[in-house]
Context: one part of a larger RNA
RNA sequence: AAAAUAACGUUCGCGGAAUGUAUAAGCCAUGCAAGUCGAACGAAAAAAGGUAGCAAUACCUUUUUUAGUGGCGCACGAGUUAGUAAAGCAUAGGUUAUCUGCCGUUUGGUUCGGAAUAUAAUAGGGAAAUCUAUUGCAAUACCGGAUAUGUAUUUGUAAAUUCGUUUACAAAUAUAAAAGAGGCCUUGAGGUUCGCAAGAAUCUUUGGUUUCGCCAGAUGAUGAGCCUAUGUCGUAUUAGUUAGUUGGUGUGGUAAUGGCACACCAAGACUAUGAUGCGUAGCUAGCCUGAGAGGGUGUUUAGCAACUGUGACACUGAGAUACGGGUCACACUCCUACGGGGGGCUGCAGGCGAGAAACAUCUGCAAUGGGGGAAACCCUGACAGUGCGAUUCCGCGUGCCGGAUGAAGGUCUAAGGAUCGUAAACGGCUGUUUUAAAGGAAGAAGAGCAAUUGUAACAAAAUGCAAUUGCUUUGACAAUAAUUUAAAAGAAAGUCACGACUAACGGCGUGCCAGCAGUCGCGGUAAUACGUCGGUGGCUAACGUUUUUU
Numbered sequence: 001a002a003a004a005u006a007a008c009g010u011u012c013g014c015g016g017a018a019u020g021u022a023u024a025a026g027c028c029a030u031g032c033a034a035g036u037c038g039a040a041c042g043a044a045a046a047a048a049g050g051u052a053g054c055a056a057u058a059c060c061u062u063u064u065u066u067a068g069u070g071g072c073g074c075a076c077g078a079g080u081u082a083g084u085a086a087a088g089c090a091u092a093g094g095u096u097a098u099c100u101g102c103c104g105u106u107u108g109g110u111u112c113g114g115a116a117u118a119u120a121a122u123a124g125g126g127a128a129a130u131c132u133a134u135u136g137c138a139a140u141a142c143c144g145g146a147u148a149u150g151u152a153u154u155u156g157u158a159a160a161u162u163c164g165u166u167u168a169c170a171a172a173u174a175u176a177a178a179a180g181a182g183g184c185c186u187u188g189a190g191g192u193u194c195g196c197a198a199g200a201a202u203c204u205u206u207g208g209u210u211u212c213g214c215c216a217g218a219u220g221a222u223g224a225g226c227c228u229a230u231g232u233c234g235u236a237u238u239a240g241u242u243a244g245u246u247g248g249u250g251u252g253g254u255a256a257u258g259g260c261a262c263a264c265c266a267a268g269a270c271u272a273u274g275a276u277g278c279g280u281a282g283c284u285a286g287c288c289u290g291a292g293a294g295g296g297u298g299u300u301u302a303g304c305a306a307c308u309g310u311g312a313c314a315c316u317g318a319g320a321u322a323c324g325g326g327u328c329a330c331a332c333u334c335c336u337a338c339g340g341g342g343g344g345c346u347g348c349a350g351g352c353g354a355g356a357a358a359c360a361u362c363u364g365c366a367a368u369g370g371g372g373g374a375a376a377c378c379c380u381g382a383c384a385g386u387g388c389g390a391u392u393c394c395g396c397g398u399g400c401c402g403g404a405u406g407a408a409g410g411u412c413u414a415a416g417g418a419u420c421g422u423a424a425a426c427g428g429c430u431g432u433u434u435u436a437a438a439g440g441a442a443g444a445a446g447a448g449c450a451a452u453u454g455u456a457a458c459a460a461a462a463u464g465c466a467a468u469u470g471c472u473u474u475g476a477c478a479a480u481a482a483u484u485u486a487a488a489a490g491a492a493a494g495u496c497a498c499g500a501c502u503a504a505c506g507g508c509g510u511g512c513c514a515g516c517a518g519u520c521g522c523g524g525u526a527a528u529a530c531g532u533c534g535g536u537g538g539c540u541a542a543c544g545u546u547u548u549u550u
Stems, first nucleotide, its partner, number of pairs: 001550004006546005013396006019389002021354001026352003030349003035072003040069002043066010079307003088232008098224002103220008111145004120135006150175011180212006188205007233279003240270003245267008282304004286297004309330005332343004360386001362385003368382001369380004399429004409420004434487005443477001446473010494539005499520003505534005515522002
């Protein structure tokens, strides 16, 4: 000199953009942070309407709500850095050793049956958490059969080969699938109601069509697993380490290679190019500094890893050994009728504690993104915003022009004067900002409803899909921004220093005292170095100090 997630002292007008527990991975009251789907399923309740009936009531339709079965999601997003010196991270590769839900493209299929069960009802146990028995009903839940382009094994042929094997084709044997739901139309067939009739409305059936699914296969994309090489802090006052250890054969296990596990066999493997041990530490892109080479660092943001009271375990699943799922043990804590139960803020706020030290128990899903859903929509402490803090950076202001009797007053004085000083007063101007008022954005893309046009196959039509037009409607921020009008110089300057380094000097007080100090040093009666007053210098909504890094 530059820098910091800084802290402390004094001071403080406004705006914008950032940023905010670095310590106790200490403990947590309360609320919220993951749900959604009725177009998968049965049921219950409520409301409205219709039919029958004198009525109670029964049945049907529609809508809403609720718990349950079922599906998808909960493995994302969020937080933290404890552990980890390598199962990590960075860079470059390999996978002939692998998997991949949702999504894109594509091929084929979606058949016939069956037995249960939750919710419920009844009965019972328990203080509670919650549990048990009986009866009975459903499915895109579960199970069985059929079918097969797949898979496995065997055989044959061909090609490639790292000579281990791999690939392609053919045959045989064995074996594994499925689920439906919604909308619309209907030439044809049948029924009901109204009507004299023509016909209209509605229901069933048949057929068609369409949307979303389901099953099997191929392929892509995305995501992940595993392996290899190189790099990755200090310490030798740590020199030897290792027994599934090192390798082989076989078996098991895994999506997959492998001592990953096991049995047997061999005795290996690592190490002065630092093994092993100990200490410290999440890694990187980056960030700070520096002319660079280097040195330091890893906060916000982004990528990766690990963790979610501690230790361990698996289940489900495409994916977890799962922060707000489960089981066991331990520590802590809460409830209890003492028999037994509940809990996990390293999510957002917030509390206690610790500390020099870090905010609101706020608003909203309007936008972006995510989950579910056909959609409407629902959920979202992600996110968007507002609030608090000069914590940082940037911008603006605290006026401008004129004004000498150089006023009063302060300070110094050689007593004449000098200086603060055009500074003030006073006159004129402006209106950033401020205050008051007025109307007032962008951020909104979409979504709904209606209409029109087009649309292969098809007897036809509609739904659907695509396009266009019209109408309606969605903003937390927000009493916002920006703009305009009015008023008014009115409301807005401090802090540190002045011996040298180092820009800036005089008076008084003190008298090696009180004190100052980054270094040299100053103070013992004329202190430009202490304290104070006046003046001056530096920086300025900040200034100074301390700490840390270069």